[in-house]
């Protein structure tokens, strides 16, 4: 300099908690020891293994199944942590100018 697009400017916010969803872990499991109860009962205390993984590993029910003895079997419901994602928290304001309209 050309082209094209295009209002300009100052301020203030652009964030943490906590809440919500989702995923991933783990299956709220699984093995082993110690005591404990008995068809009105089937529990309890400890270790241990599982997670790129802290903490947690329980509570209710059903069904069955064990003739009195030491052993529980299926299966439905119902969390919490840890981590990553995404919502929610959570946003404008004030001069100018320009174009539409009254």
């Nucleotide at each position: 300099u050309a082209u094209a697009a295009c209002u300009g400017c100052a301020u203030c916010u652009u964030a943490a908690a906590a809440c919500c969803u989702u995923a991933u872990a783990u299956a709220a499991u699984a093995u082993c020891g110690g005591g404990a109860a008995u068809a009105u009962g089937g529990c309890u205390c400890g270790a241990u293994a599982g997670u790129u993984u802290c903490u947690a590993c329980c509570a209710g029910g059903u069904a069955a199944c064990c003739u009195u003895a030491a052993a529980u079997u299926a299966c439905c419901u119902g969390a919490c942590u840890a981590u990553a994602a995404g919502g929610u928290g959570a946003a404008a304001u004030g001069c100018a100018u320009c174009c539409a309209g009254a």
This is a predicted structure of a 102-nucleotide RNA (Purine riboswitch aptamer) from Koleobacter methoxysyntrophicus. Model confidence (mean pLDDT): 77 of 100.